[in-house]
Model confidence (mean pLDDT): 76 of 100. A computed fold for a 186-nucleotide RNA from Clostridium acetobutylicum, annotated as Lysine riboswitch aptamer.
RNA sequence: ACCUUUUGUAGAGGUGCUUUAAGUCAAGAGUAACCGUUUGGAGUUGGCAAACUUAGAUGAACGGUAAAAGGGGCUUUUAGCCGAAGCAUUUAGAUUGGCAGAUUUAUUUGCUGGCUUUUCAUACAACAUAUGAAUGGCUGUCACUUUAUUAGUUAGUUAUUAGGUAAGUGGAGCGCUACAAGGUAC
Numbered sequence: 001a002c003c004u005u006u007u008g009u010a011g012a013g014g015u016g017c018u019u020u021a022a023g024u025c026a027a028g029a030g031u032a033a034c035c036g037u038u039u040g041g042a043g044u045u046g047g048c049a050a051a052c053u054u055a056g057a058u059g060a061a062c063g064g065u066a067a068a069a070g071g072g073g074c075u076u077u078u079a080g081c082c083g084a085a086g087c088a089u090u091u092a093g094a095u096u097g098g099c100a101g102a103u104u105u106a107u108u109u110g111c112u113g114g115c116u117u118u119u120c121a122u123a124c125a126a127c128a129u130a131u132g133a134a135u136g137g138c139u140g141u142c143a144c145u146u147u148a149u150u151a152g153u154u155a156g157u158u159a160u161u162a163g164g165u166a167a168g169u170g171g172a173g174c175g176c177u178a179c180a181a182g183g184u185a186c
Stems, first nucleotide, its partner, number of pairs: 001184003006181006014082001016081003021076005033065007043052003047099002085112004091106006113139004118134006141171006149163005
């Protein structure tokens, strides 16, 4: 001096990520369900199984009573962190269930630096929220080019070394910075 993930430790990005709990608010909804009256006349329930039904099903009208869950916004709070984490996917396990299915734990592979506007699609009751794609903005980091400028060497803004302002282009987190060890060369 260099090392395309050589190893370890400690850090940075910021409306940063995930998570716990409490309070509150909107919506779900005057909906489902139940009851009564009228009408109507054989099927109804998401697949199978199974159940209900002429002692009147599904449906429709009127009236009465009238929810809840999941999800979400805001405020505070707990814990773990910086591939934090998310999405898709492979394999295996657990719970529930008669099976299908659903939830959850670990795991394979791939993509995404972070936040965010708008549009579309999917999920959803939803215009809330989440995910994906596209399109803009802000921001961090590294490389290259140009550039204000500071310090050292030099007779000398002549050249060069180190730092570093601003702008542009590009890359990706297996990244970036610092320190230590290891390896290679001198």